[in-house]
Molecule: FMN riboswitch aptamer (RFN element)
Organism: Oceanobacillus halophilus
């Protein structure tokens, strides 16, 4: 140095107000949220200062994770027929435009859009309950190894 390897800890927010019903935080009116790493013309600060560095900055761009689905190392349980759990891969998987500034913007700036896993549920959920005291992108440290 930050390659390899291993352990700790963190790692998701949101229906306020009203209509209609027997019944809706599911419907309609309205209201409200945005993981994670990238990239970045934002914005801060700092310094030996036309620069350099260090924060910071997209739900719709670009890559990812939960959910789902199909493979199944392994492995539970058995009436031996089979059920079941599940590493690792693999595949699915929503959404943005216009106008301004500009050499340059799907990112600034101003306007009007749009999207949101699965089961449940007196009624149809992005926002209630549950799977989940899970599991995870990944983040910070820290210990061993190699340069």
């Nucleotide at each position: 140095u930050a390659a390899u390897u291993c352990c700790u800890u963190c790692g998701g927010g949101g229906c306020a107000g009203g209509g209609u019903g027997u019944a809706a935080u599911u419907c309609c009116c309205u209201a409200c949220c945005g993981g994670c790493g990238g990239u970045g013309a934002u914005g801060a600060a700092g310094c030996a200062a036309u620069g350099c560095u260090u924060c910071u900055a997209a739900g719709u761009c670009c890559g990812u994770g939960a959910c789902c689905c199909g493979u199944g190392c392994g492995g539970u349980u058995g009436u031996c027929a089979a059920a079941c759990c599940a590493a690792g891969c693999g595949g699915u998987g929503g959404a943005u435009c216009u106008g301004g500034u500009g050499a340059g913007a799907u990112u600034c700036c101003a306007g009007a859009a749009c999207c949101g896993a699965c089961a449940g549920u007196u009624a149809a959920a992005g926002u209630c309950u549950g799977g989940a005291u899970g599991g995870g992108a990944g983040a910070a440290g820290g210990g061993a190894u190699a340069c």